[in-house]
This is a predicted structure of an 86-nucleotide RNA (c-di-GMP-I riboswitch aptamer). The model forms 95% of the base pairs in the Rfam consensus. The coordinates come from a structure-prediction model, not an experiment, and the mean pLDDT is 82. It was read from a public genome assembly, where an Rfam model found it.
RNA sequence: AAACGAUAAAGGCAAACCCGGGGUAACCCGGGGACGCAAAACUAAAGGGGCCUUACAAUGAAGUUAAGGGCUAGCCAGCUACCGAA
Numbered sequence: 001a002a003a004c005g006a007u008a009a010a011g012g013c014a015a016a017c018c019c020g021g022g023g024u025a026a027c028c029c030g031g032g033g034a035c036g037c038a039a040a041a042c043u044a045a046a047g048g049g050g051c052c053u054u055a056c057a058a059u060g061a062a063g064u065u066a067a068g069g070g071c072u073a074g075c076c077a078g079c080u081a082c083c084g085a086a
Stems, first nucleotide, its partner, number of pairs: 004084002012037002017032006035074001042078002047076002049072003052068004056063001
């Protein structure tokens, strides 16, 4: 330094749900709350996936379509970083 990740130390984040606010929606922000997380930090203006809206198609069943400076980083990925037992 890389890889790896404890029942270590220090510190950190916060799912569902509830309350308030924003958005047509996906979802986001604040407070409460912890299911979990070694990147649950950052990047959606590199890429894949998922989701929403609109258009078109379809009409009892739902797309190998188009558009979006729409959403999602707690799906993968990219990138940077704390600690150090085996």